[in-house]
RNA sequence: GGGGCUGUAGUCUAGCUUGGAAGGACGCCGGCCUCGGGCGCCGGUAGCCUGGGUUCAAAUCCCAGCAGCCCCA
Numbered sequence: 001g002g003g004g005c006u007g008u009a010g011u012c013u014a015g016c017u018u019g020g021a022a023g024g025a026c027g028c029c030g031g032c033c034u035c036g037g038g039c040g041c042c043g044g045u046a047g048c049c050u051g052g053g054u055u056c057a058a059a060u061c062c063c064a065g066c067a068g069c070c071c072c073a
Base pairs, nucleotide, nucleotide: 001072002071003070004069005068006067007066010026011025012024013023020056027045028044029043030042031041032040049065050064051063052062053061
């Protein structure tokens, strides 16, 4: 220098193909329970890598960039 893959809450991850309400687990906070804690149950918390484009509508499609990993040179 060229190519490929990946990027979603504090952590892990589904959804992307086929555009239409962002979901789950762990964590954290609160409540119930307990003498207290844990377990269990209920509720809450917090997210689409950045910018632009297309569209009535973008996590999803397109372009550029950034970061990580891999391959080629």
Overview
This is a predicted structure of a 73-nucleotide RNA (transfer RNA) from a Candidatus Aenigmatarchaeota archaeon. Lineage of the source: Archaea > Nanobdellati > Candidatus Aenigmatarchaeota. The sequence is in RNAcentral, with records from ENA. The coordinates come from a structure-prediction model, not an experiment, and the mean pLDDT is 83. It matches the Rfam family "tRNA".